A computed fold for a 388-nucleotide part of an RNA from a Legionellales bacterium, annotated as large-subunit ribosomal RNA, domain III. Its Rfam family is "Bacterial large subunit ribosomal RNA". The prediction has a mean pLDDT of 85. Lineage of the source: Bacteria > Pseudomonadati > Pseudomonadota > Gammaproteobacteria > Legionellales.

[in-house]
Context: one part of a larger RNA
RNA sequence: AAGUAACGAUAAUGCGGGUGAGAAUCCCGCACGCCGAAAGUCUAAGGUUUCCAGCGCAACGUUCGUCGGCGCUGGGUGAGUCGGCCCCUAAGGCGAGGCUGAAAAGCGUAGUCGAUGGGAAACAGGUUAAUAUUCCUGUACUUGGAAUAUCAGUGAAGUGAUGACGGAGAAGGCUAAGUGAGCCAGAGAACGGUAGUUCUGGUUCAAGCGUGUAGGCAGAGUUCUUAGGAAAAUCCGGGAGCUCGUUAAUGCUGAGGCGUGAUGAGUAGUUUCAUUAUGAGACGAAGGAGCUGAUGCCCUGCUUCCAGGAAAAGUUGCUAAACAUAUGAUAUUUUGAACCGUACCGCAAACCGACACAGGUAGACAGGUAGAGAAUACUAAGGCGCGU
Numbered sequence: 001a002a003g004u005a006a007c008g009a010u011a012a013u014g015c016g017g018g019u020g021a022g023a024a025u026c027c028c029g030c031a032c033g034c035c036g037a038a039a040g041u042c043u044a045a046g047g048u049u050u051c052c053a054g055c056g057c058a059a060c061g062u063u064c065g066u067c068g069g070c071g072c073u074g075g076g077u078g079a080g081u082c083g084g085c086c087c088c089u090a091a092g093g094c095g096a097g098g099c100u101g102a103a104a105a106g107c108g109u110a111g112u113c114g115a116u117g118g119g120a121a122a123c124a125g126g127u128u129a130a131u132a133u134u135c136c137u138g139u140a141c142u143u144g145g146a147a148u149a150u151c152a153g154u155g156a157a158g159u160g161a162u163g164a165c166g167g168a169g170a171a172g173g174c175u176a177a178g179u180g181a182g183c184c185a186g187a188g189a190a191c192g193g194u195a196g197u198u199c200u201g202g203u204u205c206a207a208g209c210g211u212g213u214a215g216g217c218a219g220a221g222u223u224c225u226u227a228g229g230a231a232a233a234u235c236c237g238g239g240a241g242c243u244c245g246u247u248a249a250u251g252c253u254g255a256g257g258c259g260u261g262a263u264g265a266g267u268a269g270u271u272u273c274a275u276u277a278u279g280a281g282a283c284g285a286a287g288g289a290g291c292u293g294a295u296g297c298c299c300u301g302c303u304u305c306c307a308g309g310a311a312a313a314g315u316u317g318c319u320a321a322a323c324a325u326a327u328g329a330u331a332u333u334u335u336g337a338a339c340c341g342u343a344c345c346g347c348a349a350a351c352c353g354a355c356a357c358a359g360g361u362a363g364a365c366a367g368g369u370a371g372a373g374a375a376u377a378c379u380a381a382g383g384c385g386c387g388u
Stems, first nucleotide, its partner, number of pairs: 013031006032385004040365003046345002050343001051075006060068002080141002082341003086119003092113003098107003122139005142337011153323002158318005166305004172298003177292003182203006204265002208260004215253004219244008228236002269283006306309001351360002367379004
C1' cells in the first nucleotide's frame, strides 16, 4: 500500500423463548423462502473413526461461537441365509518338463492363479444415544456329518446332455404404484358460509408353504439295431418297427391371482404415569371392490435380421477300473455351518481436485397436478436457507 481488496454461487430471512460471562450465527418454537429424476433415500469405489455421548474453546472454522467433520475422555460395527472367503472358469498372468538364447532372459505344454461373469439357502415386525435381512419376537429355508428304518448295482479327473448367452421390433397378460368414491375415526371455528353433494386423517402387511392359471416350448412312449461319441456304455447320436397323438396327447416351463402364513404384526386415534429434549406404558376403528397403470415381472419368451452373438464348475444320464459289511436313494432323529467385512460420509465440508474449493465421481429407487415425457413449472415424503 491499507484498515483498502476479499470473506467462494442473489435459495431469504424475521420474531419469540432457552442456555450462557458473552448470542445475527448454538438449542427449541412459530412464520417465510429454496430443492424435490434432488439440494431426497439406498449403495459401489475411495476415505478410515470423521459415527454416538459427556466435558471444553487456545488453535482449526475466511466474522461470531455457548456450536462443530476441532481438542480431551468414554462408548459404538453382533450374520449358516447380505457381501467376501469357498467351488468354477474369461481376457490376461505365472509356468514342472520342453523349445530358443553366450548369458540375462524370452516363449510355452500339463497345470496353477485370475471376476467385471456362473454356483445352496430369510422374510415381516420390534428394539439402541450410536448396529441390525446380523440382536429380539414370529414364521421359514439351505447344505454337510452321524444314527435308525425301508429300498436299490454303486462307481470318474472318462463320455453324452444341460448349464449356455447377440441386436432390433411388436403385442398380450400382470403387478408395483397411483386415484376418486365406499367404509372407519375425528372436526364445528376471533370472519361471510358450514350438519351437507362439508372438512381433516386412516383404510397396511413379507418370505415360506399349498394350488398351478394368462401364456411359452418340445410330438410322446416302447422294442430292435448301429462303421459315430479316441477304451466301455443299458447313455447320447444315426437307422427301423409298434402304440398313443397330430384343433391333441404326454412332458417341461411360467408371472400373477387365490388360500395359508395372520386368533399374529402394525395402525389413525383414545388414554395413564412421570415430567417437558418430551419419555415410558395401556387400549386400539375401518381394512372389501372399481378405475388408471409402468421403463418392473411373465420375457434368457415371441417375431425378425446378419455381423451369427464366453468358458468351466455345478446338475444329470452312462459305463471303465474297483467294490459287494461298501456305496447310493427316501424318511425320521440328532448335530454342525468357521473366518473376514458390517460404525459413518458417499454428487460430498468426510472421495479426487494444496482449502469446510461454484469443478469431477459408477449403480438402484422414481409420489401428486399440468404434460408425449426422467423436459418444464408448482408441490409430497424428506432435506435445506449455501459459516459473516